Model confidence (mean pLDDT): 85 of 100. SAM riboswitch aptamer (S box leader) from an Acidobacteriota bacterium, 107 nucleotides, folded computationally. Rfam family: SAM riboswitch aptamer (S box leader). A reference for the family is Epshtein et al. (2003), "The riboswitch-mediated control of sulfur metabolism in bacteria", Proc Natl Acad Sci U S A. It was read from a public genome assembly, where an Rfam model found it. The source organism's lineage runs through Bacteria, Pseudomonadati and Acidobacteriota.
RNA sequence: AACACAUCGAGAGCGGCUUGAGGGAUCCGGCCCCGUGACAGCCCGGCAACCUCCCAGAAAUGGAAAGGUGCCACCGCCGGCAGACCUGUUGGUCUGAACGAUGCAUA
Numbered sequence: 001a002a003c004a005c006a007u008c009g010a011g012a013g014c015g016g017c018u019u020g021a022g023g024g025a026u027c028c029g030g031c032c033c034c035g036u037g038a039c040a041g042c043c044c045g046g047c048a049a050c051c052u053c054c055c056a057g058a059a060a061u062g063g064a065a066a067g068g069u070g071c072c073a074c075c076g077c078c079g080g081c082a083g084a085c086c087u088g089u090u091g092g093u094c095u096g097a098a099c100g101a102u103g104c105a106u107a
Stems, first nucleotide, its partner, number of pairs: 005103004013044001015043004022033003027080004045072003050068003054063003076099001081096006
């Protein structure tokens, strides 16, 4: 790295510095953010509870939040693939898949 498992409609600064043009995973169609400085890096602040640790418990699990991650626009921004239902129809709703992200473990 791949595979496996779990989660992904909640939550969290319009913060400071550096940089200077694209960014929202890939491709396509939309829709948004961005020189009034996006994206990225660092600092401060915060959210959360996957792992360690702590408390309760026989266990499942619950609580806490010191440490390791992660995260802090829009449902993973919406859709593109399949099925069911609705519909006169371009469509709509729900479920699932695929892909992606994060954690953990293995290597």